[in-house]
RNA sequence: UGGGUGGCGUGGAUGAUCGCGGGACGGUCGCGAGACCGGCUCGAGGAAAGUCCGGGCUCCACAGGGCGGCGUGCCGGCUAACGGCCGGUCGGGGCAACCCGAAGGAAAGUGCCACAGAGAACAGACCGCCAGCGGCCUCGAAAGGGGAGCGGGCAAGGGUGAAACGGUGGGGUAAGAGCCCACCGCGCCUCCGGUGACGGGGGCGGCACGGCAAACCCCACGCGGAGCAAGGUCGAAUAAGGAGAUGAUCCGGGGCGAAAGUCCCGGUGAAGGGUGGCCCGUCCGGUAUCUCCGGGUAGACCGCACGAUCCGUCCGGUAACGGGCGGACCAGAGGAAUGAUCGUCUCGGCCCCGCGAGGGGCUAGACAAAACCCGGCUUACAGCGCCACCUGGGGU
Numbered sequence: 001u002g003g004g005u006g007g008c009g010u011g012g013a014u015g016a017u018c019g020c021g022g023g024a025c026g027g028u029c030g031c032g033a034g035a036c037c038g039g040c041u042c043g044a045g046g047a048a049a050g051u052c053c054g055g056g057c058u059c060c061a062c063a064g065g066g067c068g069g070c071g072u073g074c075c076g077g078c079u080a081a082c083g084g085c086c087g088g089u090c091g092g093g094g095c096a097a098c099c100c101g102a103a104g105g106a107a108a109g110u111g112c113c114a115c116a117g118a119g120a121a122c123a124g125a126c127c128g129c130c131a132g133c134g135g136c137c138u139c140g141a142a143a144g145g146g147g148a149g150c151g152g153g154c155a156a157g158g159g160u161g162a163a164a165c166g167g168u169g170g171g172g173u174a175a176g177a178g179c180c181c182a183c184c185g186c187g188c189c190u191c192c193g194g195u196g197a198c199g200g201g202g203g204c205g206g207c208a209c210g211g212c213a214a215a216c217c218c219c220a221c222g223c224g225g226a227g228c229a230a231g232g233u234c235g236a237a238u239a240a241g242g243a244g245a246u247g248a249u250c251c252g253g254g255g256c257g258a259a260a261g262u263c264c265c266g267g268u269g270a271a272g273g274g275u276g277g278c279c280c281g282u283c284c285g286g287u288a289u290c291u292c293c294g295g296g297u298a299g300a301c302c303g304c305a306c307g308a309u310c311c312g313u314c315c316g317g318u319a320a321c322g323g324g325c326g327g328a329c330c331a332g333a334g335g336a337a338u339g340a341u342c343g344u345c346u347c348g349g350c351c352c353c354g355c356g357a358g359g360g361g362c363u364a365g366a367c368a369a370a371a372c373c374c375g376g377c378u379u380a381c382a383g384c385g386c387c388a389c390c391u392g393g394g395g396u
Stems, first nucleotide, its partner, number of pairs: 001392010012345007020043004025038005045367001049378002052376005057227004064280004069223005074088005089103001090101004104218002109216002111212003126158002128154003132150002136147004166184006185207001186205008231302004241293006250267007272284004309328008347365001348363006
C1' cells in the first nucleotide's frame, strides 16, 4: 500500500422564538367540581418495524385422563424461557482469516424414484467381450482366416440417468466376476481417550444394507386456551342473573268425595351451554308472577412503567452468563404529543477559484417513529469512525 474476513460504535451539536403531550408546583377566581394565568421539569429507536419464536402479567375450574394436533431434533452449557446465545463434534466451501448446515431413525412398516435407459431394488443385457455348433456365405491351392446364423457364458469396456446392486490396483480366466489378494469404504466385535457428540487403534466378515423421512410414519422432548379491547374498582341506563314466596307440568303414595275434583307428602327433570379440536370427566342449566338483592353499557380510575432495568467497577467462568459493591430514575395518554422557523458550529457531499498550500459558495442529507412490559430472531438503513485477523505487492 492493494484485496478480503469477523466484530463493534455512532445515527449531528448548540442558542433563540412559537407550538404540542405528561408530571409536580405557585397565583387568581369559585361553596365545590373545576376554570384561567405563570414559570419549572421530562418527552422515541437501533431497529420503536415485521408480529416470527419465547417469557412475565391477567382471566378462564392453577388447567385432570385419553385420542388427535402442533413444534423442536448432533453434544454439552447459559437462561425466567426459547426455534435464542456460548463452547465443542461431524459434514460441505474457501490458499487463509473464516463461512454454511431442516445434522435423530431408511437392517419397524407403507409408499415414491419423473425423463432417458436393456435394467431403478430379491434388477438387467442395447452396443460389446468370449469359447462352442453346423447341411450357410466368402477369401485361399491347402492349412486356415473373415462374416452372418443358432442356442449359451459374462458384465470388464461403451451408452442412459440425479442414482446402475462397493471403489482402485494386481492375480486369475475362453472371456469375465470378491472368484482370490492388498489398500480404501461398509458391517460386526473389542480396547483406549472424551461428561458427551465423537475421535484413535486392533481383530473378524467377501459385501449382505441404493436414495427420499422439505412422503406417511417411528423415536425422544416440549406445548391447556385467550390476550391489556387481558383483567380489576366505581358506576347514568336497559336487559340478563341470584334468593325467597306463591302457582303450574309429569310420576308414585295417601286423605276426603258417588264422581268430577280437591288437599298433603315424596320424587322426576329435556334440549342446551362453559371447559375455544373431539371424547370421557366435571361445572352451570325447567317456566310464570311478585318482592328483594343485584346487574355493568356510556363514562371515570387502576392495570401503567422500579424493571429478568440502565451506567461504572471488581470477582468467578474459555465464553454465553452469574455474583458483589457504588451510582442513576429513564416517554406514556386517548387512535395516539415528541413539531416549526431563524441563527452559529461541525462531519460528509457537490460546485467555483488557484500550479500548489489553500480560499469561497450551496447543502443536515439514511431507514423509520412508542401504544401492557421484557428476552431474542428477521428485515430496512445516507454518511462517519474504531478494533482484531487473513492474504498479495513494494521498501528497509
Molecule: Bacterial RNase P class A
Organism: Pseudomonadota bacterium